The RNA shown here (transfer RNA) has 71 nucleotides and comes from a Patescibacteria group bacterium.
C1' cells in the first nucleotide's frame, strides 16, 4: 500500500429505524453491636463528521482508534 472486522456508562456486555437495557463498579439510605452479606434507591453511555429518512445507536459515506488478513 489493499481487503476484512470492532467501536455503546469507569468496566464487561446485549439491543434494534420509533423512550439504550443488563451486571459489576460508585454515592446515598435500611438492616446489624460493628464488619461483610442482603434490599431500596440514584448516578453515568451509542468514537468523529456528513447524508437518508417524519424520526438514525442502527442504513449509506467519509475520518480516527484498535485487531485480523494479503502485499
Nucleotide at each position: 500500500g489493499c481487503g476484512g472486522g470492532u467501536g455503546u456508562a469507569g468496566u464487561a456486555u446485549a439491543g434494534u429505524g420509533g423512550c439504550a437495557g443488563u451486571a459489576c463498579g460508585u454515592g446515598g439510605g435500611c438492616u446489624u453491636c460493628c464488619c461483610a452479606a442482603g434490599c431500596c434507591u440514584a448516578u453515568g453511555g451509542c468514537a468523529c463528521g456528513a447524508g437518508u429518512u417524519c424520526g438514525a445507536u442502527u442504513c449509506u459515506c467519509g475520518u480516527c482508534a484498535c485487531c485480523c488478513g494479503c502485499u
Overview: Rfam family: tRNA. It is annotated as a transfer RNA. The sequence is in RNAcentral, with records from ENA.